[in-house]
The RNA shown here (transfer RNA) has 86 nucleotides and comes from a Xanthobacteraceae bacterium.
The prediction has a mean pLDDT of 80.
It was read from a public genome assembly.
Rfam family: tRNA. Rfam describes the family as follows. Transfer RNA (tRNA) molecules are approximately 80 nucleotides in length. The family's RNA type in Rfam is transfer RNA.
RNA sequence: GCGGACGUGGCGAAACGGUAGACGCAAGGGACUUAAAAUCCCUUGGGGGAAACCCUGUGCGGGUUCGAGUCCCGCCGUCCGCACCA
Numbered sequence: 001g002c003g004g005a006c007g008u009g010g011c012g013a014a015a016c017g018g019u020a021g022a023c024g025c026a027a028g029g030g031a032c033u034u035a036a037a038a039u040c041c042c043u044u045g046g047g048g049g050a051a052a053c054c055c056u057g058u059g060c061g062g063g064u065u066c067g068a069g070u071c072c073c074g075c076c077g078u079c080c081g082c083a084c085c086a
Stems, first nucleotide, its partner, number of pairs: 001082007010025003018066001027043005045056004059075005
C1' cells in the first nucleotide's frame, strides 16, 4: 500500500431501519445477621432538576430516510490476511 472484520456504559454484551444498553458481572444503597458470608430487594451512560420530568448519548465528520447503533461516503483506531522489505 491492497483486501477483510470490528469500534455501543466501569466490564462482557443485546437490539427486523422503529423506546439504545435486554441479560449478566462489577459498583452503590437497603433487608436479613451479634458480626460477616450467602441470599433477597432497589439503583446504576452523561448533564440538569427537590421531584415529576427534561436534554443528550452507539469512534469522528457528513449523507439517505418520517425515523440510523444498523444503510451509503470520507476519516481515525484495533485486529486478521496479502503485498513490499529498500